The RNA shown here (Glycine riboswitch aptamer) has 85 nucleotides and comes from a Streptosporangiaceae bacterium. Rfam family: Glycine riboswitch aptamer. Gene Ontology term of the family: glycine biosynthetic process. Clan: Glycine riboswitch clan. Lineage of the source: Bacteria > Actinomycetota > Actinomycetes > Streptosporangiales > Streptosporangiaceae. The prediction has a mean pLDDT of 84.
RNA sequence: CGACACCGGCCGGGAGAGUCCCCGCGCGGGCGCCGAAGGGGCAACAUCCCCGGAACCUCUCAGGCACACGGACCGGCCGGGAUAG
Numbered sequence: 001c002g003a004c005a006c007c008g009g010c011c012g013g014g015a016g017a018g019u020c021c022c023c024g025c026g027c028g029g030g031c032g033c034c035g036a037a038g039g040g041g042c043a044a045c046a047u048c049c050c051c052g053g054a055a056c057c058u059c060u061c062a063g064g065c066a067c068a069c070g071g072a073c074c075g076g077c078c079g080g081g082a083u084a085g
Stems, first nucleotide, its partner, number of pairs: 001085001006080008018031001020030003032065003038061001039059003045052001
């Protein structure tokens, strides 16, 4: 000097499911549903044992069910600290 990967920011793409019903109108109540914020659970593996141990799988606590916001993940750009070199 300096990647891939990692972290953060910006831009773009980004699914699903009721514009449901009730009411004294609010952060209200009821029923039905969705899974891709977050959260919980588990396989192989590993271990004497315990601990560990993934997801888009699963559970729906939370969140969501017109639009908007959000949205795992993908792409691009910028920045950061290193490392390989």